[in-house]
């Protein structure tokens, strides 16, 4: 000194803001509908499934770029 959990900042996609009730975008019920938290199938990996999660805005999101940055590993 390098590296890597976390963090913080940026970007961030897919699908009905459907129909009834409701004040309401909340909820509750039905049908359709998405995969990129997460989870499960698979030796892996691609691929499935959608159990939760989501299908207007908000939030959340894998991932990605910078910043910071421990244990463990290593020079």
């Nucleotide at each position: 000194a390098c590296g890597c959990a976390a963090c913080g900042c940026u970007g961030g996609a897919g699908a009905g803001u459907g129909c009834g009730c409701g004040a309401a975008a909340a909820g509750c019920g039905c049908c359709g509908c998405c995969g990129a938290a997460g989870g499960a199938u698979u030796c892996a990996c691609g691929a499935u499934c959608u159990c939760a999660g989501g299908c207007a805005a908000a939030a959340g999101g894998a991932c990605a770029g910078c910043g910071c940055c421990a244990a463990u590993g290593g020079g």